[in-house]
RNA sequence: CUGGACGUGGUGUAGCGGAAGCACGCGUGGUUUGGGACCACGCGGCGGAGGUUCGACUCCUCCCGUCUGGA
Numbered sequence: 001c002u003g004g005a006c007g008u009g010g011u012g013u014a015g016c017g018g019a020a021g022c023a024c025g026c027g028u029g030g031u032u033u034g035g036g037a038c039c040a041c042g043c044g045g046c047g048g049a050g051g052u053u054c055g056a057c058u059c060c061u062c063c064c065g066u067c068u069g070g071a
Base pairs, nucleotide, nucleotide: 001070002069003068004067005066006065007064010024011023012022013021018054026042027041028040029039030038047063048062049061050060051059
């Protein structure tokens, strides 16, 4: 310099154009003599900026970050 993959709650990970889910964790309550386990409810997220579209996590462009192939 150039090609490719990836970026989603605190962590890990789904979601191929139509209401962002799951597990762990966290908070509150129940249960227990207390804790743990268990049960119920809840908080919290699409890397950034544009574009296409009635509608974008999803498609396109650029940028940023991580990993990787080539020179």
The RNA shown here (transfer RNA) has 71 nucleotides and comes from a Frankiaceae bacterium. The sequence is in RNAcentral, with records from ENA. The coordinates come from a structure-prediction model, not an experiment, and the mean pLDDT is 81. Its Rfam family is "tRNA". Gene Ontology term of the family: triplet codon-amino acid adaptor activity. Rfam describes the family as follows. Transfer RNA (tRNA) molecules are approximately 80 nucleotides in length. Rfam classes the family as a transfer RNA.